[in-house]
RNA sequence: GGGGAUGUAGCUCAACUGGGAGAGCGCGUCAAUCGCACUGACGAGGUUGUGGGUUCGAGUCCCAUCAUUUCCA
Numbered sequence: 001g002g003g004g005a006u007g008u009a010g011c012u013c014a015a016c017u018g019g020g021a022g023a024g025c026g027c028g029u030c031a032a033u034c035g036c037a038c039u040g041a042c043g044a045g046g047u048u049g050u051g052g053g054u055u056c057g058a059g060u061c062c063c064a065u066c067a068u069u070u071c072c073a
Stems, first nucleotide, its partner, number of pairs: 001072007010025004019056001027043005049065005
């Protein structure tokens, strides 16, 4: 220098062919218990790496770019 993969909640990861952004763990409140833990219920938490484009509509398609990783030279 060139090619590929990955980037979504605090962490680990889903989201099928473009149409409601979700799960587990963690966190908060409540219940239960004499109390703690376990368990159950409810809840908070997101500019989907960044910028732009296409579209009625983008996590998803296109372009550029950044980071990590891998291969080639």
Molecule: transfer RNA
Organism: Chloroflexota bacterium